Model confidence (mean pLDDT): 84 of 100. Predicted 3D model of a 1433-nucleotide RNA (small-subunit ribosomal RNA) from a metagenome. It matches the Rfam family "Bacterial small subunit ribosomal RNA". The sequence is in RNAcentral, with records from SILVA.
[in-house]
RNA sequence: GGGUUUGAUCCUGGCUCAGGAUGAACGCUGGCGGCGUGCCUGAUACAUGCAAGUCGAACGGAUCGACUAGACCUGGAAGGUUGAGCGAAGGUGGAAGAUGAGAAAUCGUAAGAAACCAGAGCGAGGUUGGAAGGGUUGUUGUUGGUCAGUGGCGGACGGGUGAGUAACACGUGGGUAAUCUGCCUCAAGGUGGGGAAUAACUAUUCGAAAGGGUAGCUAAUUCCGCAUGUGGUCCUACGGGAAGAAAGGGCUUUGGCCCGCCUUGAGAUGAGCCUGCGGCUGAUUAGCUAGUUGGUGAGGUAACGGCCCACCAAGGCGACGAUCAGUAGCUGGUCUGAGAGGAUGAUCAGCCACACUGGGAUUGAGAACGGCCCAGACUCCUACGGGAGGCAGCAGUAAGGAAUAUUGCACAAUGGGGGAAACCCUGAUGCAGCAACGCCGCGUGGGUGAAGAAGGCUUUCGAGUCGUAAAACCCUUUUCUAGGGGAUGAGUAAGGACGGUACCCUAGGAAUAAGUCUCGGCUAACUACGUGCCAGCAGCCGCGGUAAGACGUAGGAGGCGAGCGUUAUCCGGAUUUAUUGGGCGUAAAGGGCAAGUAGGCGGUUGUCAAAGUUGGGCGUGACAUCUCCUGGCUUAACUAGGAGCAGUCGUUCAAAACUAGGCAACUAGAGGGCAGAAGAGGAAAGCAGAACUCCUGAUGUAGCGGUGGAAUGCUCAGAUAUCAGGAAGAAUACCAGUGGCGAAGGCGGCUUUCUGGUCUGUACCUGACGCUGAGAGGCGAAGGCCAGGGUAGCAAACGGGCUUAGAUACCCCGGUAGUCCUGGCAGUAAACGGUGGAUACUAGGUAUCAGGGGUUAAGGCCUUUGGUGCCGAAGCAAACGCGUUAAGUAUCCCGCCUGGGAACUACGGCCGCAAGGUUAAAACUCAAAGGAAUUGACGGGGACCCGCACAAGCAGCGGAGCGUGUGGUUUAAUUCGAUUCAACACGAAGAACCUUACCUGGGUUUGACAUAUACGUAGUAGGGAACCGAAAGGGGACCGACACUUCGGUGAGCGUAUACAGGUGCUGCAUGGCUGUCGUCAGCUCGUGCCGUGAGGUGUUAGGUUAAGUCCUACAACGAGCGCAACCCCUGUUGCUAGUUACAAGUUACUAGCGAGACUGCUGGCAUAUAACCAGAGGAAGGUGGGGAUGACGUCAAGUCAGCAUGGCCUUUAUAUCCAGGGCUACACACACGCUACAAUGGCCGGUACAGAGGGCAGCGAAGCCGCGAGGUGGAGCGAAUCCCACAAAGCCGGUCUCAGUUCAGAUUGCAGGCUGCAACCCGCCUGCAUGAAGUUGGAGUUGCUAGUAACCGCAGGUCAGCAAUACUGCGGUGAAUACGUUCCCGGGUCUUGUACACACCGCCCGUCACGCCAUGGAAGCCGGGAGUGCCC
Repeated sequence: GGGUUUGAUCCUGGCUCAGGAUGAACGCUGGCGGCGUGCCUGAUACAUGCAAGUCGAACGGAUCGACUAGACCUGGAAGGUUGAGCGAAGGUGGAAGAUGAGAAAUCGUAAGAAACCAGAGCGAGGUUGGAAGGGUUGUUGUUGGUCAGUGGCGGACGGGUGAGUAACACGUGGGUAAUCUGCCUCAAGGUGGGGAAUAACUAUUCGAAAGGGUAGCUAAUUCCGCAUGUGGUCCUACGGGAAGAAAGGGCUUUGGCCCGCCUUGAGAUGAGCCUGCGGCUGAUUAGCUAGUUGGUGAGGUAACGGCCCACCAAGGCGACGAUCAGUAGCUGGUCUGAGAGGAUGAUCAGCCACACUGGGAUUGAGAACGGCCCAGACUCCUACGGGAGGCAGCAGUAAGGAAUAUUGCACAAUGGGGGAAACCCUGAUGCAGCAACGCCGCGUGGGUGAAGAAGGCUUUCGAGUCGUAAAACCCUUUUCUAGGGGAUGAGUAAGGACGGUACCCUAGGAAUAAGUCUCGGCUAACUACGUGCCAGCAGCCGCGGUAAGACGUAGGAGGCGAGCGUUAUCCGGAUUUAUUGGGCGUAAAGGGCAAGUAGGCGGUUGUCAAAGUUGGGCGUGACAUCUCCUGGCUUAACUAGGAGCAGUCGUUCAAAACUAGGCAACUAGAGGGCAGAAGAGGAAAGCAGAACUCCUGAUGUAGCGGUGGAAUGCUCAGAUAUCAGGAAGAAUACCAGUGGCGAAGGCGGCUUUCUGGUCUGUACCUGACGCUGAGAGGCGAAGGCCAGGGUAGCAAACGGGCUUAGAUACCCCGGUAGUCCUGGCAGUAAACGGUGGAUACUAGGUAUCAGGGGUUAAGGCCUUUGGUGCCGAAGCAAACGCGUUAAGUAUCCCGCCUGGGAACUACGGCCGCAAGGUUAAAACUCAAAGGAAUUGACGGGGACCCGCACAAGCAGCGGAGCGUGUGGUUUAAUUCGAUUCAACACGAAGAACCUUACCUGGGUUUGACAUAUACGUAGUAGGGAACCGAAAGGGGACCGACACUUCGGUGAGCGUAUACAGGUGCUGCAUGGCUGUCGUCAGCUCGUGCCGUGAGGUGUUAGGUUAAGUCCUACAACGAGCGCAACCCCUGUUGCUAGUUACAAGUUACUAGCGAGACUGCUGGCAUAUAACCAGAGGAAGGUGGGGAUGACGUCAAGUCAGCAUGGCCUUUAUAUCCAGGGCUACACACACGCUACAAUGGCCGGUACAGAGGGCAGCGAAGCCGCGAGGUGGAGCGAAUCCCACAAAGCCGGUCUCAGUUCAGAUUGCAGGCUGCAACCCGCCUGCAUGAAGUUGGAGUUGCUAGUAACCGCAGGUCAGCAAUACUGCGGUGAAUACGUUCCCGGGUCUUGUACACACCGCCCGUCACGCCAUGGAAGCCGGGAGUGCCC
């Protein structure tokens, strides 16, 4: 800022929405990266692994290596000696083979084997000799690693959690002369000399294990003495004295150096304790406290202290909230907000607390998450005897829950522990993994592209839209994929978990990448279909009951976008807790009233000091966060540097106006004195008269009393009435008055006594003594209670009577508490001016009460103070209204309010004899509840007015029979509609068939009817005999066309097919049009102006008047429109014109045209001036002459989809269409509208007179003739001022009937006829004869009509073949009565009033009950937890 209370308005007031945020969760969806974040629930239980060790340079050992002296084993070299055997050259020898000649046998040639002789040299092996090497061992020594133990340092840090805690726990500022502080830094001094024990170890022993026991050995930087002793401590007579330390290890160039140790001082760091101030809720928690508060002494502590103990005193805290209860870790900060604030306390940082629950000590500089002991619960092991354990460390599991991650990598960096160091340890930390959980960044393509493609959706069928969107063409490559290179982080060589990561290069290809929510208003975004108060939606208002922009789906659109919605929570909007910044007359809200305690606030002047206040300086306000500037990651988120902001606080210097304080003064506030005044002010006592009632006596007789009308009641036993006397109680007529008094409640005859307050005048006294007022105490109407009196009248309860459906009431007759007095209780009221008190200021006018002053001869007038009323300026107020008696303008103090209901209630407390009072919630439920004003509507509210509205009359209806309509019932169907007035002789101005929509049965399916297209068709379209059939229909002899023509055909027709036709099927609550009704009532509105914040008002109201919003006058209105009236038609008078078909004849009448006439014009009266009204004249007519047509804005979702038209829905061999028959005509009954009667003002018979308005060619139909008659025959005349329908009837004249169910009445029925029609059975009308029902004037009730009207009488017409017409619409004839009047019934109009009504009184609305649901209680009992108590162990 918006939505939401109302018909509309303004206000109050709640609910709700739009914004931001989150450790989030859920639904749908999901491409990438960076930086963060991730058990809010069960401080529930935990398997498994890891999270705190390290030092061998403190120590004795153990163990594993390496080397090694030594020992043992192996090995067999050099050298010496011996030597089997082999054996070249050479000599002797001459085989086989080769080759040549030849036919072959055979022969030749060259080379030359075997064998034998001789032998240079080589040489296996044997024997002697004992070197190198190898192996084993190695407590001989050296050296390295590891390990339990002793010892040292660290396990008090780091990491987790928020259970407890409302506290010096936290924050902030101080104090500590009341304290401690390992490691670290600085300074001074020292470190000499002895001793002892004990683990480990060995032996033995118990135990399942965990773990011990006993005996023995041993070391140290372990422990204990001695010496010294600067400094420190203690004592002191100030000369001095006393107690009181230490540990060594490593390296060495042997010079020393390094690390330690002891004493002391200083610093730094850390810690303890004390303290001012600050930060939750509840008073339905008001009193709490016994080591409690203080003192003395002793103890204890690092240290003060009731910290502990003994004794003494009786204190301490609390309305500025103690105690108790609930909730909660605190902070820097975070979210929100313009701010002030509100909410919050995840991650990061500081502090605290906790470590299974509770308790305890030990060690240590310091104390206990991964130390110890005890108790408990739980879990596990067990040999049952005993033992073990503590994830609120990191991962992880189960459970809980809407919900929250890996049993990952690394110590590379930062940091921590130990160590001289190397190094070891480190789930701190650095990283990675999972999760859109959050923030930030990027992308999912860019350009061109209209045939505006296909397709979807919509459509008024023309088109519109998705939409340049797509396709297509041209580009790009962030991202992606593949390949290649490849870090910073590491300092000084090497060494990187992250990581082959970030980043860079190349290639490929639009390629890998969009959803979600919404679209009635708030709130950006609209249509179609489906559904039909169903299904569903919804944050609020609210949508959905057949045309849903709100449900579901689709198309389209809007928002945001790797997210979008929903849910939850916080702040905001909410000035809806109001310090900034609200209120209290009527909306929630002034205490019933005053006096007064604490508290808050407070007149004038001076001075002092400086608490508040103001200014400057210094200190502090950690880091991070926040704001600004600058820088680093490509940017941003993120991060680094600098600056700023910062409440509160401490300290110091200064100022002195204001507030507070001290002192001194003043008199204007306040109080007192003096002089006057009025009064139903209060308390007590006494007195008085009138009236009522009762008693006594008297007079007197029949009623009295009471009411709308009655009755109960009283009364002949003498009432009521009247007179006299008496008794008793209560209350005080007139005066009496928006008069008086009082704080309020309240106070009323007169007198006296006691007593409170107020006002006026004076300016003598005091000298701020004042205002308000939580709590506490006091007063406090009526009714009520207790005790005792009193009781005339009145009168709850109660009894009776009446009224009424009832009457536990109103009215009447009685009547007890009570009303009265005394004493006590109670403590509330619409205790109201619905308005707390005080002070000051801000126009007046008028009335009145109590005083004062001035003036006047007086009446009176002027002025002033205090009260009490009315009207009003400014101002205020939502308006109404208030307005010096404020609801105006300001200050001070108190009380109270924060949506409606639940609830002036429950529970608890307090009070009360009780009744009850006071204080005072929540669950749940609603979206309102409310105030003031506006317009209507309504009222058994008021005022005025009108209407055949009543009244006064006339005639009826309601009773009978019949006709007609409706309901109901019946039926195959009894078609449908109309239902108060305003449906019911209505749609219907004509249901035998048709009509006809209904029922039964039989047929047809492009159809009974229309249009279009295509094809076909020439004896074609059309007509149509016989025959079948209930008909429709079938059948088909036979007859037989039209228009145009370029003569080819075309059209029309017919047939087939497709689109479509058809529907009296539904919705009158989707509609048009038409109509009814209020109502021919006088109303309904607009423009401009003015008034009001506004709805709205004014005009249109008022005073008159009218039939009228008709007219006049007045008036912040002036005008105008639709209505009224008039204009139109008929009629009444008259003039003129014209005249055939009128009329006995030239216009009197008649017909049909044009005029005249009436206008309150004239006179009088009345009315202020009018408008008008009344009377009169004249006139045919007089105040609208009579009648008709004409119906304002609107109301009734009035009527009609069946007159017509029409949206949507439904149907299509049927809900269409054709035909036959039936039905709409039924009949126990009920109602409505009529007709005919019931008779003599009549019936019947005979005679006789006078209309108007209509209709007529498929028509009216004359005369004549036939028939008792309906009618028949006949056909003249007439498309009609000519002819016909057509005799009007009542009336008049004459006759008859004589009061009766009739000579009334005519229903019903029988018979015989007539007419219309294809056809009168269901189901027509008429005639004749016969029959002769009910009915003797109609209950309650109800209708019409005011003059040519009612009533009575007939005539005509439409519809129509005929007619059920007694209906309807017209026409004329005869022709009355009554209206005092507006009280009442009905309807309407205007003004006003009340209203909680607005669908508007057929409204709204209260309570009980029945049924269902929700919330909260009660409940015999049952189960569990805690505490107390008794008993037992």